[in-house]
Context: one part of a larger RNA
Molecule: small-subunit ribosomal RNA, central domain
Organism: uncultured bacterium
RNA sequence: UUGGGCGUAAAGAGCACGUAGGCGGUUUUGCAAGUCUGGUGUGAAAGCCCCUGGCUCAACCAGGGAAUUGCAUCAGAAACUACAAGACUUGAGUACAGUAGGGGAGAGCGGAACUUCUAGUGGAGCGGUGAAAUGCGUAGAUAUUAGAAGGAACGCCGGCGGCGAAAGCGGCUCUCUAGGCUGUAACUGACGCUGAGUGUGCGAAAGCUAGGGGAGCAAACGGGAUUAGAUACCCCGGUAGUCCUAGCCGUAAACGAUGGGCACUAAGUAGGGGGGUUGAGACGACCUCUCUGCCGGAGCUAACGCAUUAAGUGCCCCGCCUGGGAAGUACGGCCGCAAGGCUAAAACUC
Repeated sequence: UUGGGCGUAAAGAGCACGUAGGCGGUUUUGCAAGUCUGGUGUGAAAGCCCCUGGCUCAACCAGGGAAUUGCAUCAGAAACUACAAGACUUGAGUACAGUAGGGGAGAGCGGAACUUCUAGUGGAGCGGUGAAAUGCGUAGAUAUUAGAAGGAACGCCGGCGGCGAAAGCGGCUCUCUAGGCUGUAACUGACGCUGAGUGUGCGAAAGCUAGGGGAGCAAACGGGAUUAGAUACCCCGGUAGUCCUAGCCGUAAACGAUGGGCACUAAGUAGGGGGGUUGAGACGACCUCUCUGCCGGAGCUAACGCAUUAAGUGCCCCGCCUGGGAAGUACGGCCGCAAGGCUAAAACUC
């Protein structure tokens, strides 16, 4: 490079925005760059291929033709692509009217539980385990009552239920704020899709810097057990951390192990959110748009399975894979306070 692939065999970037680029709806006209047709010139000779001839044949040699798939130029065609001008509304967006929601940020408030402290009652145990012990307790524990303080998390509702691009989001109220869905079809008139790289932003947990905070839990650590040992599993303690503010880190089985967009292709069933018809209304029934599950046919698949939320059938764009180990390592570069991250080999070996 060609070909083949990426749910589980190697392979979808954690997610988004977006630059270049690639690709791009319907219609009219023009131009003729791409494209197509024809002519002319050129494409040295030799060789290859075809025909004929000369050495007795052949090799070899000579003559003629074809080929040289190309390039240039001239004339023409106008379907498609490009370009230019104009038009359109179904793609996309806007507007207006509704609607559901743990979407995000800030502020305030609440109750249960827990721990600690103070006081009362009370008087010998409590706690813990497979059994124990360490531990706590006559300096009065555990239990119980009243009060106070503090920090963190929000039971029931709660649901293969909702929202968000992903990470993720759950007590209540207020303020600010993003997106979705439905209806109308008023406005713009292709404004779209994807997106290399340098990019930009977001990004669980752990970790880092500075300052706060610290109830519970709890790496490390200490002790008690267990055991042949026990640097563990179990128990008693316990510091970072977990929480807040500001900043870094940029990873994950960041998973649906399934990139994004558009179109098309049997049924059945359940749930969430809109709209419509019927109905006096409620419950409901039917239709429709959208989201989330289950099941299953064609088709696909190595099988498992997927199956209108495709892993089916097509188109567009990006990312990635190419035997195992060495290795996601070394070296170099970039980033980081560090931890380390990103990029990323080879020798050798099977």